Description
Lysine riboswitch aptamer from a Bacillota bacterium, 185 nucleotides, folded computationally. Of the family's consensus pairs, 100% are formed in the model. Rfam family: Lysine riboswitch aptamer. Its family is annotated with lysine biosynthetic process in the Gene Ontology. The prediction has a mean pLDDT of 79.
RNA sequence: GGGUGAGGUAGAGGCGCGGUGAAUCAACAGUACUGCUUGGGAGAAUGGAAAUUCCAUGAGCAAGCAUGAAAGGGAACACCGCCGAAGCCCUUGUCUUCCAGGACAUGCGGCUGGGCUGUCAGUGAAUAACUGCCAGACUGUCACUGCAUAUUUCCCUUGAUCUGCGGUGAUGAGCUAUCUCACGG
Numbered sequence: 001g002g003g004u005g006a007g008g009u010a011g012a013g014g015c016g017c018g019g020u021g022a023a024u025c026a027a028c029a030g031u032a033c034u035g036c037u038u039g040g041g042a043g044a045a046u047g048g049a050a051a052u053u054c055c056a057u058g059a060g061c062a063a064g065c066a067u068g069a070a071a072g073g074g075a076a077c078a079c080c081g082c083c084g085a086a087g088c089c090c091u092u093g094u095c096u097u098c099c100a101g102g103a104c105a106u107g108c109g110g111c112u113g114g115g116c117u118g119u120c121a122g123u124g125a126a127u128a129a130c131u132g133c134c135a136g137a138c139u140g141u142c143a144c145u146g147c148a149u150a151u152u153u154c155c156c157u158u159g160a161u162c163u164g165c166g167g168u169g170a171u172g173a174g175c176u177a178u179c180u181c182a183c184g185g
Stems, first nucleotide, its partner, number of pairs: 003183009014083001016082006024075002034066006043054003047099003086112004090107001092105005113139002116136003120132004140171009150161003
């Protein structure tokens, strides 16, 4: 000066990931709820139970009229945290009367480098959006490799390094830079 291992710090990929806010916009929706009228005539209240409530003083249901929302999700803007960012699945726990379902947390448990497009499936009011499998081209990084330029006191050869254009393979516990410790020579 290089090598190997462990740990720390700072970064890169790009329509990059996630969160919060104001309450703006579109949509939800002339929907739900509520009231009245008509029909109707016994059950109804989420998927199933239990319990409770409503109902012949007419429920559920259907139609008409009147009144008439909101939440989740989305767009743009601003701010914040970041690059396993984050998402999904599974275990465990809490909440919801119980199961299902849902919400929140948990774990060096599993999968995914990234965005885009598309079929299918799920959530959803939705053709928005999100999630999952699969497929397609694109892209980042590393390794090997082909070609070319440049650099390494001058010339030639060889080697090495940087950059550019290709090929193949792999993928985040990765990659780049740097610091500390240890190991061997």